Overview
This is a predicted structure of a 73-nucleotide RNA (transfer RNA) from a Kofleriaceae bacterium. Its Rfam family is "tRNA". Rfam links the family to the GO term triplet codon-amino acid adaptor activity. Taxonomically the source falls in Kofleriaceae (Bacteria, Pseudomonadati, Myxococcota, Haliangiales). The coordinates come from a structure-prediction model, not an experiment, and the mean pLDDT is 82.

[in-house]
RNA sequence: AGGGGAGUAGCUCAAUUGGUAGAGCAUCCGUCUCCAAAGCGGAGGGCUAUGGGUUCGAGUCCCUUCUCCCCUG
Numbered sequence: 001a002g003g004g005g006a007g008u009a010g011c012u013c014a015a016u017u018g019g020u021a022g023a024g025c026a027u028c029c030g031u032c033u034c035c036a037a038a039g040c041g042g043a044g045g046g047c048u049a050u051g052g053g054u055u056c057g058a059g060u061c062c063c064u065u066c067u068c069c070c071c072u073g
Stems, first nucleotide, its partner, number of pairs: 001072007010025004019056001027043005049065001051063003
């Protein structure tokens, strides 16, 4: 330099052919217990890496930029 992949909650990852952004773990509260852990119930937490575009509607499609990984030279 060229090609490919990834970026979503604190972490690991989902999200059907574009149609209300979710799960597990963690955190907090409750329950249980002599206390704690485990178990069980519940709650909070996201402007989906950046900036634009298309669309009635974008995590998803198109373009730009940034970061990380892989391949080729």